[in-house]
RNA sequence: GUCGCUUUGCGGGAUGAGGCUCCCGCUAACCGCCCAUCCGGGCUGAUGGCCUCUACACCGGA
Numbered sequence: 001g002u003c004g005c006u007u008u009g010c011g012g013g014a015u016g017a018g019g020c021u022c023c024c025g026c027u028a029a030c031c032g033c034c035c036a037u038c039c040g041g042g043c044u045g046a047u048g049g050c051c052u053c054u055a056c057a058c059c060g061g062a
Stems, first nucleotide, its partner, number of pairs: 009026005016053006032043004
């Protein structure tokens, strides 16, 4: 320095928080989609998944 195993810990899963659960990573995991030669333009969703809260958007009622 590299590889493997065990234990333990931490981190990540397109924008916030809590709980549960799944997957992934050990400096990696991860960093949405469409159009376009470039410049640039357009679109969905606060979740990896479920429940709840907050924010935002649309419709209706008081």